Small-subunit ribosomal RNA, 5' domain from a Bacteroidales bacterium, 524 nucleotides, folded computationally.

Context: one part of a larger RNA
RNA sequence: GGAUAAACGCUAGCGGCAGGCCUAACACAUGCAAGUCGGGCGGUAACAGGAGCAGCAAUGCUUGCUGACGAGCGGCAGACGGGUGAGUAACGCGUAUGCAACCUUCCCUUCGCACGGGGACAGCCUUCCGAAAGGAGGAUUGAUACCCGAUAGCCUCAUUAGGCGGCAUCGCCUGAUGAUUAAAGAUUCAUCGGCGGAGGAUGGGCAUGCGUGGCAUUAGCUAGACGGCGGGGUGACGGCCCACCGUGGCGAUGAUGCCUAGGGGUUCUAAAAGGAAGGUCCCCCACAUCGGUACUGAGACACGGACCGAACUCCUACGGGAGGCAGCAGUGAGGAAUAUUGGACAAUGGGGGCAACCCUGAUCCAGCCAAACCGCGUGAAGGACGAAGGCCCUAGUGGUCGUAAACUUCUUUUGCUUGGGGAUAACUUGCGGCACGCGUGCCGCAUUGAAGGUACCGAGCGAAUAAGCACCGGCUAACUCCGUGCCAGCAGCCGCGGUAAUACGGAGGGUGCAGGCGUUAUCC
Numbered sequence: 001g002g003a004u005a006a007a008c009g010c011u012a013g014c015g016g017c018a019g020g021c022c023u024a025a026c027a028c029a030u031g032c033a034a035g036u037c038g039g040g041c042g043g044u045a046a047c048a049g050g051a052g053c054a055g056c057a058a059u060g061c062u063u064g065c066u067g068a069c070g071a072g073c074g075g076c077a078g079a080c081g082g083g084u085g086a087g088u089a090a091c092g093c094g095u096a097u098g099c100a101a102c103c104u105u106c107c108c109u110u111c112g113c114a115c116g117g118g119g120a121c122a123g124c125c126u127u128c129c130g131a132a133a134g135g136a137g138g139a140u141u142g143a144u145a146c147c148c149g150a151u152a153g154c155c156u157c158a159u160u161a162g163g164c165g166g167c168a169u170c171g172c173c174u175g176a177u178g179a180u181u182a183a184a185g186a187u188u189c190a191u192c193g194g195c196g197g198a199g200g201a202u203g204g205g206c207a208u209g210c211g212u213g214g215c216a217u218u219a220g221c222u223a224g225a226c227g228g229c230g231g232g233g234u235g236a237c238g239g240c241c242c243a244c245c246g247u248g249g250c251g252a253u254g255a256u257g258c259c260u261a262g263g264g265g266u267u268c269u270a271a272a273a274g275g276a277a278g279g280u281c282c283c284c285c286a287c288a289u290c291g292g293u294a295c296u297g298a299g300a301c302a303c304g305g306a307c308c309g310a311a312c313u314c315c316u317a318c319g320g321g322a323g324g325c326a327g328c329a330g331u332g333a334g335g336a337a338u339a340u341u342g343g344a345c346a347a348u349g350g351g352g353g354c355a356a357c358c359c360u361g362a363u364c365c366a367g368c369c370a371a372a373c374c375g376c377g378u379g380a381a382g383g384a385c386g387a388a389g390g391c392c393c394u395a396g397u398g399g400u401c402g403u404a405a406a407c408u409u410c411u412u413u414u415g416c417u418u419g420g421g422g423a424u425a426a427c428u429u430g431c432g433g434c435a436c437g438c439g440u441g442c443c444g445c446a447u448u449g450a451a452g453g454u455a456c457c458g459a460g461c462g463a464a465u466a467a468g469c470a471c472c473g474g475c476u477a478a479c480u481c482c483g484u485g486c487c488a489g490c491a492g493c494c495g496c497g498g499u500a501a502u503a504c505g506g507a508g509g510g511u512g513c514a515g516g517c518g519u520u521a522u523c524c
Base pairs, nucleotide, nucleotide: 001524002523003522004521006520007519008518009517010516013376014375015374016373019369020368021334026332027331028330030329031328032327035076036075037074040073041072043069044068047067048066049065050063051062052061053060054059083287084286085285092212093211094210095209096208097207098206099205102204103203107200108199109198110197111196112195113194115149116148117147118146125138126137127136128135129134156179157178158177159176160175161174162173163172164171165170185192186191213259214258215257220250221249222248225247226246227245228244230242231241232240262284263283264282265281266277267276268275269274289310290309291308292307293306312323313322314321315320340366342365343364344363348362349360350359351358352357379410380409381408382407389401390400391399392398415461416460417459418458419457420456424451429446430445431444432443433442434441435440436439468513469512470511471510472509473494474493475492479508480507481506482505483504489496490495
């Protein structure tokens, strides 16, 4: 000098853009953050409508009849999105390969299929237990829930025939016989779904080479340890696990141990080599109070799922229960220090749904903060009796602050008042029409904006609303006076101060930067 997720001191007009718990992965009140589908199903708790009955009316009662829909069964989603950096020195990450050792819901292409039957279980009804959370029994019921049979190709297995190829174990193709294994319907008739095979796409899994901290004041480490045969397990390879057998395996090219740490793209600095860092954004990993476990599922060993153990907090009728903000806000605590218990799903994206639509603290916006960067303003021109006043002085018709002010003219960025102002909207959807390849496209009309009456544009008013901070001995740009007298104090280094201090404190003047300026901390 540059840089920072900074903090502190003094000061502070505006806008844009990005950023904002680095500390206690400390504890959390409250609200919200993952639902959706009635076009899978039995149904009807609430709301609205219709119908019926009663009543003069108000209104009441009945009825799933309709719109809808609480709870329930079922499907898909909850494995994404969002957070954090504790752990991890590791195939965790980066890079480059391999899988002849693998999986992949939804999506796309293509081929084929969907036949027949059965028994339950929630809910509803009912009996009961419990303070509650919740639970037990009986009766009854539906499905795209579950089960059985049929049929078929695939996989696998057994027997068997033929061909091709390679990369070591081997791989691929075509057959025959036998065994095992599928399906689901809804409908407003437009469609949407279901099952099997093959291929694709996407997402993952596994393995390997190389790279990826400190300490040798850590030198030896290792018994599933290293390998083999056989098996189990897995989507798949493998001591992943197991029985048996062998005695191996790693290590100064740093094993093992201890300490530290999420990794990368990148960021800062530097002429480069290098050094340092990993906040925001993107990719990967790990974690979800701590530890463990599996279930469901295409996918989890699952942040807002389950079970067990532990600590903590809460409720309790003392028998027993409930909870998990490292989601968004917010609270306490810690700290030098870090924001609103805001608006909207209008857009983008995601989940569900044929769709309408619903949900979405993702996201888009707004609020707070000079905490960073960028831009604008605090006026412009004229104006000498060089006014008053301050300061200095060689004391004069002196110098300086200083064209600075006053004063005159002008402008109006900004500010205040007022008027206008629809980009982001494209979709979608509804209605009407058209085209054809028949579920898509096009046209017309209507409809949809949180931000926001914001940005922006115009008019009026009036210099009006707006400058500080640090420094002035040398390094280092900028000097005098007064006070003080090794005191009070300054200080980054050298050093100043003991009676004329350009170094302390004040004043005048000056220098530097400027909505900031200094100090502290850290890196180069």